The RNA shown here (small-subunit ribosomal RNA) has 1468 nucleotides and comes from a metagenome.
RNA sequence: AGAGUUUGAUCCUGGCUCAGGACGAACGCUGGCGGCGUGCCUAACACAUGCAAGUCGAGCGGGAUGCAGCAAUGCAUCCAGCGGCGGACGGGUGAGUAACACGUGAGGAACCUGCCCUUCAGUGGGGAACAACACCGGGAAACCGGUGCUAAUACCGCAUGACGUCCCGGGACGACAUCUUCCUGGACCAAAGGAGAAAUCCGCUGAAGGAUGGCCUCGCGUCCGAUUAGCUAGUUGGCGGGGUAACGGCCCACCAAGGCUUCGAUCGGUAGCCGAACUGAGAGGUUGAUCGGCCACAUUGGGACUGAGACACGGCCCAGACUCCUACGGGAGGCAGCAGUGGGGAAUAUUGGGCAAUGGGGGAAACCCUGACCCAGCAACGCCGCGUGAAGGAUGAAGGCCUUCGGGUUGUAAACUUCUUUGACCGGGGACGAAACAAAUGACGGUACCCGGAAAACAAGCCACGGCUAACUACGUGCCAGCAGCCGCGGUAAUACGUAGGUGGCAAGCGUUGUCCGGAAUUACUGGGUGUAAAGGGCGUGUAGGCGGAUCUGCAAGUCGGAUGUGAAAUUCCCAGGCUCAACCUGGGCGCUGCAACCGAAACUGCGGAUCUUGAGUGUCGGAGAGGAAAGCGGAAUUCCCAGUGUAGCGGUAAAAUGCGUAGAGAUUGGGAGGAACACCGGUGGCGAAGGCGGCUUUCUGGACGACAACUGACGCUGAGGCGCGAAAGCGUGGGGAGCAAACAGGAUUAGAUACCCUGGUAGUCCACGCCGUAAACGAUGAAUGCUAGGUGUAGGGGGUAUCGACCCCCCCUGUGCCGCAGCUAACGCAAUAAGCAUUCCACCUGGGGAGUACGGCCGCAAGGUUGAAACUCAAAGGAAUUGACGGGGGCCCGCACAAGCAGUGGAGUAUGUGGUUUAAUUCGACGCAACGCGAAGAACCUUACCAGGGUUUGACAUCCCUUGACGAUCGCAGAGAUGCGAGUUCCCUUCGGGGACAAGGAGACAGGUGGUGCAUGGUUGUCGUCAGCUCGUGUCGUGAGAUGUUGGGUUAAGUCCCGCAACGAGCGCAACCCCUGUUGCCAGUUGCCAUCAUUCAGUUGGGCACUCUGGCGAGACUGCCGUUGACAAAACGGAGGAAGGUGGGGACGACGUCAAAUCAUCAUGCCCCUUAUAUCCUGGGCUACACACGUACUACAAUGGCCGCAACAGAGGGCAGCCAGGCCGCGAGGCCGAGCGAAUCCCAAAAAGCGGUCUCAGUUCGGAUUGCAGGCUGCAACUCGCCUGCAUGAAGUCGGAAUUGCUAGUAAUGGCAGGUCAGCAUACUGCCGUGAAUACGUUCCCGGGCCUUGUACACACCGCCCGUCACACCAUGGGAGUCUGCAACACCCGAAGUCGGUAGUCCGACCCGCAAGGGGGGGCGCCGCCGAAGGUGGGGCAGAUGACUGGGGUGAAGUCGUAACAAGGUA
Repeated sequence: AGAGUUUGAUCCUGGCUCAGGACGAACGCUGGCGGCGUGCCUAACACAUGCAAGUCGAGCGGGAUGCAGCAAUGCAUCCAGCGGCGGACGGGUGAGUAACACGUGAGGAACCUGCCCUUCAGUGGGGAACAACACCGGGAAACCGGUGCUAAUACCGCAUGACGUCCCGGGACGACAUCUUCCUGGACCAAAGGAGAAAUCCGCUGAAGGAUGGCCUCGCGUCCGAUUAGCUAGUUGGCGGGGUAACGGCCCACCAAGGCUUCGAUCGGUAGCCGAACUGAGAGGUUGAUCGGCCACAUUGGGACUGAGACACGGCCCAGACUCCUACGGGAGGCAGCAGUGGGGAAUAUUGGGCAAUGGGGGAAACCCUGACCCAGCAACGCCGCGUGAAGGAUGAAGGCCUUCGGGUUGUAAACUUCUUUGACCGGGGACGAAACAAAUGACGGUACCCGGAAAACAAGCCACGGCUAACUACGUGCCAGCAGCCGCGGUAAUACGUAGGUGGCAAGCGUUGUCCGGAAUUACUGGGUGUAAAGGGCGUGUAGGCGGAUCUGCAAGUCGGAUGUGAAAUUCCCAGGCUCAACCUGGGCGCUGCAACCGAAACUGCGGAUCUUGAGUGUCGGAGAGGAAAGCGGAAUUCCCAGUGUAGCGGUAAAAUGCGUAGAGAUUGGGAGGAACACCGGUGGCGAAGGCGGCUUUCUGGACGACAACUGACGCUGAGGCGCGAAAGCGUGGGGAGCAAACAGGAUUAGAUACCCUGGUAGUCCACGCCGUAAACGAUGAAUGCUAGGUGUAGGGGGUAUCGACCCCCCCUGUGCCGCAGCUAACGCAAUAAGCAUUCCACCUGGGGAGUACGGCCGCAAGGUUGAAACUCAAAGGAAUUGACGGGGGCCCGCACAAGCAGUGGAGUAUGUGGUUUAAUUCGACGCAACGCGAAGAACCUUACCAGGGUUUGACAUCCCUUGACGAUCGCAGAGAUGCGAGUUCCCUUCGGGGACAAGGAGACAGGUGGUGCAUGGUUGUCGUCAGCUCGUGUCGUGAGAUGUUGGGUUAAGUCCCGCAACGAGCGCAACCCCUGUUGCCAGUUGCCAUCAUUCAGUUGGGCACUCUGGCGAGACUGCCGUUGACAAAACGGAGGAAGGUGGGGACGACGUCAAAUCAUCAUGCCCCUUAUAUCCUGGGCUACACACGUACUACAAUGGCCGCAACAGAGGGCAGCCAGGCCGCGAGGCCGAGCGAAUCCCAAAAAGCGGUCUCAGUUCGGAUUGCAGGCUGCAACUCGCCUGCAUGAAGUCGGAAUUGCUAGUAAUGGCAGGUCAGCAUACUGCCGUGAAUACGUUCCCGGGCCUUGUACACACCGCCCGUCACACCAUGGGAGUCUGCAACACCCGAAGUCGGUAGUCCGACCCGCAAGGGGGGGCGCCGCCGAAGGUGGGGCAGAUGACUGGGGUGAAGUCGUAACAAGGUA
C1' cells in the first nucleotide's frame, strides 16, 4: 500500500466482498510448564447456609463465674445495659437519569465541616431522671406492659465569658446593591471528667485560623428522531413572609403577564458521565469491562428520625408484590457485600487461607474487628516467556503416496553414533517480603531460588492448499452428497465436495461465529459530487440568515504574540531501573492539541465615526419588440342553412366496407348563419423570470437596450421558510360549440384486435369567474460577479473616416447562433451564452429493486399533490465509448439469387434410401441447407457388428515360461455344424550341450471387445466458400478496449491495380507457377499411319514416316499494337493480327476462422466398463418385414414416337482363377469345341441416337408393372433372398395441386459406351464420347454473400433480448370489524407513614414565681387540618402484539395467454 466482482473487451460511476488490528468473549478440535493479569456483558431474577461493623471497663451502674480472704473487700474473665465514637467510610451494581448528572473553567460579599493541626480563653457550683436490675403481668413467638431502685464523660438549670451571636443603638473608612472593616454601648450563650503514687497524659467547653470533606450558582461542551412545531400556571418576574448551613418559586399570600422555541423548545426513543480503551497516517469513528474520579441506586414506591455528615445496602416507619414462621391472634425477611444455590443464558470461578503486609473503625494501650485487602484454588479467557531435544547421519532403508514404470516424493526425516537436561520427576539446602524499640511476629510456603540425581527419556496440534491468498496430486462421488467470505465449484477425467499422500501457515494453540475501527475519499473539516452515471428547486419576488467596493480614523470581539493558573493519579510516548528475559512493576521526563484570566500587537474580519464613486440606483433624450391586460374591427378557409344549374354517384382505403345520395348527394353559382384559428411576411428573427407570446386598430401597462455623465453615495449578491406566477389534461358554476376529437358505435384488418386504418361521434378544446399546481416545466446545465486566443453569421442601438452623402469599410455596447485554442471532462462533448480559472449564497445526491409506494401530517370539491420510510430481496443496477452480430435502417456491388428461357421434381408404376410401425432380431451410424441411390466401389452363407440355439474359457489372435511332440494332409464314425473319437504318416539346423518353426497340454502374466464417451482426443471430412477476405511488425492517434494501415476517388472476377491519404512495409489468401484440352514447330516411327510407287479380299505385304496419331521437348497471348474514353493513372470499349483475346475452356488447389458440425463402426487413442463373457466358434434366422409418410432415381404416359429392316461414325477404359475371336448346338439366356492376347498388336466391341418402311391418336403395335409356366448362369447352397432368357399375362399412367430443382455453351437436354465393386447380382456411382439448343430487358423483389454507414437494452450475439396479467409455492409488509398488552401524562375519588401547623381532651421531671396550694413556661399522646405514596374511576394520547378477510410487493431450471419495449422492434 491494495485486491476480487457489472462487460465479448474498455474507461468511468457505484455498491457488495476480502486481506489488518482489537475483544470481559462464546463454540469446534487439540492441550506440556511458568509468570502477570482477567473472569454473569443475560434476569437491577429469586435466594438456603456461613461470614462481610464493630469497639471502648482508662465514662457508668449492675449480673455471672473463678481465685484470695473468716468477712468487708480485692483481683481476673465473661455478659447484656446506660453512655461515647464508628455503623454516611470501605465493598457492590448501572436500574433510573439527556440532567449543572458528568467534563472543563470560574464564582459563593449566599454556605457547612466530626475526628486532625495551630493559636487564645476556660473547665465554678448545683439538680432531676431513665435503662440495666428486682417483682408482677400478657404473648406460640417476635416482643411488650406495669410497679419499684440506681450511676455516669447521659440529661437540666445557675455562675463566668469574648475577638462569638443578635441588631436594640451611635460614630468613622470603603463598596455597584444586599453589605464590609474599625471604634464604642446594650442584650444573649459554655463545660466532664477519667487514668496514674506523681510528673503527666487522654478527654471537655467557647472562639479565631488552617487543612480535609461537602453544598450551591454560572460560562462552555455532551446521542437519535421535525412522519414530535409549538411548549408553559408556580408557569416568568416583583413585594412580603416561611424554610434552609446557605442563594433561590425551594414553599406560601398578593400583584404583574410574562418565560422558552427552527441557533430546534416540547414530546418520543436510547444512554450512567469522564480519565481513558480500541482503531486510524491524521482528522475522525466506536466503546465506557478490569484500574482511577464523579453520579445514581440498594426488593418496588413514599417518608422522615438521629447525626458534623444520610433521607442512610447489612438503621427506622408506611404502602405494594413476593418468600418464610405461626398456636391463625400475629410475626420475620431483603446477597446490585464475599463465597455459594436455583433460574435465565452461547457464556463467566472456591460455600478456600490469613489479618503476616497495606489500609480502615474503636481503644491511652495491649488488643479486638475488618470476604477492604493480601494470598491460594478453578478457567489456554488474554498478554508474555520456555519446552517437546541438539550435532552428525545416504544405501537416499522400510512403509505410505504418485508414476510416463525409468523413477519421484515423504527425506537427514527415521534408524544409527555422539552430546545436552529447560520443564515435569526424586533428594538436599532455603529466602526477601519484618517497618518501629530490644525481643516476638509470614497466610502465601518448605513457595521462589540454589545444589545434586536419572534417562531423549514424559510433553503437538489446528487450519488451509480455484482466484483474491502462501500451499497439488491420487482416489471416491457424478447438479447427488456437499462446499461457499465475494467471484463461484459439483451434470464421469473436480488442484473448489469427501478421503489419502504431499505442501503452506500459525503454534499450546488453531479455526469459526459475533462486535468495533480500518481499508471506505462509500457523508468527503482534512477530503466528494449534481449536462448524459444518483443529484439544479418549474419560475420569480422577497423575510431571517450567510457573504459583501475604495480611502482615513478609533476600539480590540474574532485573530496573533508573550507570560500565569489549571489540565489529579494511572494510561500512551521517551530515558533509566527491578524481577535471569519479556509480559509486569518502579522512578524521572515529555505530553495531555483544552479552559480561564493578565499584558501586548492592530495587517485582515468585525464594531463605531468621517470621506469617495467604480458596484447599485435615479434623471434626460432615443429607437426596437408575437412582453402583458381590455375593447373593437378584418379577410381566407371548413361546416351548416336557403335558392339556382345539374345527374348518379360521392366518400374512403394498401384494398374495401360502414357512411352520404334519385325525398337529387357530390360538383358548381349566389345569398345567409356561426364558431374557432390567423396563410404569405416568418427568419437556429424578436419579446418575456419561467410557463409562454403571431391578423389589424385603439386604450392602459411591465421590462430590457443605446447615448449623455447631472444626481444619490454601497443603497449590493444570494436567499431556508413565506408570498405570487405557473403548459396540457382535469374539476366547479354559467355561457358557447364551426372544425378537431378521449369515451362510445359501426366498418375493416387479424388466430384474436377492447389497437394501429376508415365512417361517425360526446365530453373537452373556446369565453367569464374560481380551483388544481403537475410535465422529458429540458440547455435534462441554480443565481450573481470578475478573469481567460480567435473566426464567422444574425437582431437592436451608437460612433469614426471621406467636402455633402451612404447600402461599402472600421470600432463599441446589448442579445442570439455556429466553428474553434488553451483548459476541463470517464468519454461524449463544453469552450466569453463554459461543463475553463476563482469567489459568494441557495437547492439537491450517497447501490439496484421494494417506491415516489405505505403510514402519519399539510393542501385539494374530487382527481390527486406535497413531505416521505421500513421489512424483505439482489451482486449488481448504471454512464460513455469499442469490436462484432443483427434490423420488417440506408448506400454501393456480386452470385442460375431473381428475372428471361430449356428440361424436370411434386401425380403413376418400379428401384433405392429414410422415418414410422412390426419383430426373437429387423445390428450400428448419418438428421435443415451441409442426413435420406449417404458410410455400403455391390447383406443368399461369409460379410455381420443383430437374434435364437448349440459349444469353448490363457481363449479365434500377440509376447513370455514349463512339459511333450513334427505340424499337417488324407480317410472312417457321431453330430445341424462347431466339435469329439479313431486310423494314418513322421521336420530343419547343430560346435551334439542345444536351437528353430509348428502343434498339443499346463500355470499365470495377459489376450479380446464393431461395449460407452466424436461433449476427453489425434487423424480425416463436410459447410459458409473460389466468397475476397483474414492478419502482423514498426510508426501515429486514443487513459483504454481499440483505431489507423484495410477507409476515400476510380477500377477489377479478385484487399486486382492506380491515385490520394499518418502511415510505411510484410504475411496467409486472390492471381500465377502444376495437370487436361484447343494451334503449331522440332525429335522419335512400332503394335500406329498410307499421299506418292508396287502388292492384296484386307495398310495384307514391300516401301515410306509426308499426313493422322502417339508422347517428349519447345513456341504461342502480354491489354503487346492501333484508336476512343479516363485524371497524363489503373482500366474500360472498339479494332487489327491470330488456332486462341482480355482469367481461351476444364481440373487440382479451399486464407484467419465458424458450426462442442460428422466420424471412438476405417484407423489410432485417454478414461470408464465386461472377463466361463459385452470375448470367441458354429448352425439357422435377421439386416430383404409393411397400414403408411418423405427423399433420390429409373421407366413412362407416346407420332420429335413405337415396331421392323439397313448401314456408317466415337472416345475412354478393362482383360490370365481373365477378355475370349471363330466354328457348332439352342428361338434365347447360354452350352460345347477352341485361335489370339499379360495387349497402340488379340479380345470385350454391337456404339446408340441415325436412315428407310410401317403404325395414325387408341389406354393403342403407347406403357411395361404384376403374375403363371418353361429354362439358363454363378455359387457348397438361389425357400426366406440373385441375375438372365423364352412363352403367356398385360396394372397404374393421357404430362401431374400447393410447392419446388438444375442449367448461361460444346452448357442444358438427349443418345449410347466403359469402368470400379464383384463368384453371381447396377435404374446407383465414377468416367467417356455422339447429337446439340433456348434465353439473359435488367437488379425493384426472394435467397446467399462482400464493403461503407446508422440504430441497438443483442454478445449463447434476433432461433437474441424482454414485459404484464393469470395459475402454484414460500416470505416480509399495508389496510382491517376488532381483541389483548404496555408506557407517559391528565382529571377526580380515597388517603398510609410522616414533616409542618392548630388544639379547649389527656399526661409530664428538672426551670421561674410562690411557705404551700397553685400558677407560668415547655413538652408527649390523642384529635383536627394542608401536603402526601400506593390504590380506584374516567376519557383521550403513544407504542407493541394479534385478527376473519383483503391490497399490492418480493422470491422461486424448464406452467398459461399474448408481444408492450430494445434495430424505423414492424403504429418512433

Rfam family: Bacterial small subunit ribosomal RNA. The coordinates come from a structure-prediction model, not an experiment, and the mean pLDDT is 85.